[in-house]
């Protein structure tokens, strides 16, 4: 330098194909059961969907550019 994949609550991921209320598990908070812990059950909080722009009534999703991580290749040594 070229090609590809990925970026979404604290962590791990789904949702993107085919635009229409942002979700799951763990974690966290509260309550109950227990003498307490663990555990279980119930309830709850938490998101600029990497950044910027475009299309659209409406974008995590489609289009363009950029950034970061990883993989492959080329180049230099």
């Nucleotide at each position: 330098c070229g090609g590809g994949a990925c970026g979404u609550g604290g962590c791990g991921c789904a949702g993107u194909c085919c635009g229409g209320u942002a979700g799951c598990g763990c974690a966290c908070u509260g309550c109950a059961a227990u003498g307490g812990g663990g555990u279980u059950g119930c309830a709850g909080g938490g998101g600029u969907c990497g950044c910027g722009g475009g299309u659209u009534c409406a974008a995590a999703u489609c289009c363009c550019g950029c950034c970061g991580u990883c993989c492959c290749g080329a180049c230099c040594a």
Predicted 3D model of a 77-nucleotide RNA (transfer RNA) from a Gemmatimonadota bacterium. Taxonomically the source falls in Gemmatimonadota (Bacteria, Pseudomonadati). Rfam family: tRNA. Rfam describes the family as follows. Transfer RNA (tRNA) molecules are approximately 80 nucleotides in length. It is annotated as a transfer RNA. The prediction has a mean pLDDT of 82. The sequence was found in a public genome assembly.